[in-house]
């Protein structure tokens, strides 16, 4: 220089100016000041925790999940290392990567045959018949040939009427046994064996191993009316208002079904509760405070251990937060990118447009997805040149 | 802010255990009728909401996305 693989970051800056929200203090109650105020993904909600409730969820079955191996981690379907296996000269990608001699199922269509194989056409013997071109019958043969996604090792050889692992020599592969390496998956080397085994488990199913169910609209405290009492009142004598008290649920609004069952969020066993259980309907309230926002698997340095994910120690920080829902809008100047035009050809200058995806709502760890445009580091390959 | 269901022609729906994407209506010709309506006959129309995977093969299976509908507040 060129074509190219990783991995990490940033993702606008500064000035005015007009506005939001939280939280502190001031206040003449108008507001006024100081401070803090989105993200890598705050997104899908696709995984996995906290943390809350359901009876502290026992046992089997069903269900569901994940599936080379060693580590990480609070836990994973995530992250690291390695293995095996496929691609790429190559740096480096990708892979739901357990079992198809437990067993069931299925492999359309073409094809003669598709699963303890299978003769269509070819070869080949025989035995008939011939217009001597061949034709028909029986019977061998998986070597050709042809179909297919896939046809029951692979090259030469020996054999044979042609043929066939029927034989032999090599080579692939499977199973078993020995040796050595390696925590392990698996590697490397020898022997022996029969000679050969099709696919599909993101079909059933088997095997090892985790998994109880909900979801902050979880939950938990006030309050208001529904209820029942007690005292005043009023009158229209059975209802109305007013205050006070009971409640916030194991007993308080009305109806129906069941009635010995009902719950434990499919089923049994088991346990528990038990005169109530479901269920629909009317009716009130759409208030208020916790959860919930400073302490957390935090977030940053720096040392240490480990190839690495990540740990352990130690100093430093405090970091949005509502409930119709804050984190904006304009202007100027400057960064970039992109297109036109001038020229003094500098990557100079003037104009024009662009300057992304997207936005917290209980809170983290990941995974995928969207993303203008940028930057920085490692590294392979080709060509030239020293 | 949660949990769920579904996407196939221009509507409304089908496709058994993965094996040639189909029926009605609507559309287009064409017979019929002076015309048009109904009726008959034919005909065309599909990246199965996208992309990838598994598989010989995918509407169906697994993965990610992209849309639409529902449903959940407390007294209870």
């Nucleotide at each position: 220089c060129g074509a190219g693989c990783c991995g990490g970051c940033c993702g606008g800056g500064c000035g005015g100016u007009c506005g939001c929200g939280g939280c502190g203090c001031c206040u003449u109650c108008g507001g006024g000041c100081g401070u803090c105020g989105a993200g890598g993904a705050a997104a899908g909600u696709c995984c996995g925790g906290g943390c809350u409730c359901c009876a502290c969820a026992g046992g089997g079955c069903a269900g569901g999940g994940u599936g080379g191996u060693g580590g990480g981690u609070a836990a994973c379907u995530c992250c690291c290392a390695c293995c095996c296996g496929g691609g790429g000269c190559g740096a480096c990608c990708c892979g739901c990567g357990g079992g198809a001699c437990a067993g069931u199922g299925c492999c359309a269509c073409a094809g003669a045959g598709a699963a303890c194989a299978a003769a269509c056409c070819g070869c080949c013997g025989c035995c008939g018949g011939u217009u001597c071109g061949c034709c028909g019958g029986c019977g061998g043969u998986a070597a050709g040939g042809g179909u297919g996604a896939a046809a029951c090792g692979g090259u030469g050889g020996u054999g044979u009427a042609a043929g066939a692992g029927a034989c032999c020599a090599c080579c692939a592969g499977c199973g078993c046994c020995c040796g050595g390496g390696g925590c392990g998956a698996c590697c490397c080397g020898g022997g022996c064996g029969g000679c050969u085994a099709g696919g599909u488990a993101a079909a059933c199913c088997c095997c090892a191993c985790c998994c109880g169910g909900a979801g902050c609209a979880a939950g938990g405290c006030c309050a208001a009316g529904a209820u029942c009492g007690g005292c005043g009142g009023g009158c229209u004598u059975g209802c109305c208002c007013g205050c006070c008290g009971u409640g916030u649920g194991u007993g308080a609004g009305c109806g129906a079904u069941c009635g010995a069952g009902g719950g434990c969020u499919g089923c049994c066993c088991g346990c528990c509760c038990g005169a109530g259980c479901u269920c629909g309907c009317a009716g009130g309230u759409a208030g208020g405070c916790c959860g919930c926002a400073c302490c957390g698997a935090g977030g940053u340095c720096g040392a240490c251990g480990g190839c690495a994910a990540c740990g352990u120690c130690g100093g430093c920080c405090c970091c949005a937060g509502a409930u119709g829902g804050a984190u904006g809008g304009c202007c100027g100047c400057c960064g970039c990118c992109c297109g036109a035009g001038c020229c003094u050809c500098g990557u100079g200058c003037u104009c024009g447009g662009g300057u992304a995806c997207a936005g917290a709502a209980c809170c983290c760890g990941g995974c995928u997805u969207a993303c203008a445009g940028g930057c920085c580091g490692g590294c392979u390959c080709g060509u030239c040149g020293c | 802010g949660g949990g769920g269901a579904c996407g196939u022609a221009g509507c409304u729906c089908a496709a058994c255990u993965g094996g040639c994407a189909g029926a009605g209506c609507a559309c287009c010709g064409c017979c019929u009728u002076u015309g048009c309506a109904a009726g008959g006959c034919g005909g065309g129309g599909g990246u199965u909401g996208a992309g990838g995977g598994u598989u010989c093969g995918a509407g169906u299976c697994c993965c990610u996305u992209c849309g639409u509908c529902u449903c959940c507040a407390c007294c209870a």
Notes: This is a predicted complex of two RNAs, RNase P RNA and transfer RNA, with 462 nucleotides together. Its mean pLDDT, the model's own confidence on a scale to 100, is 76. Rfam match: Bacterial RNase P class A.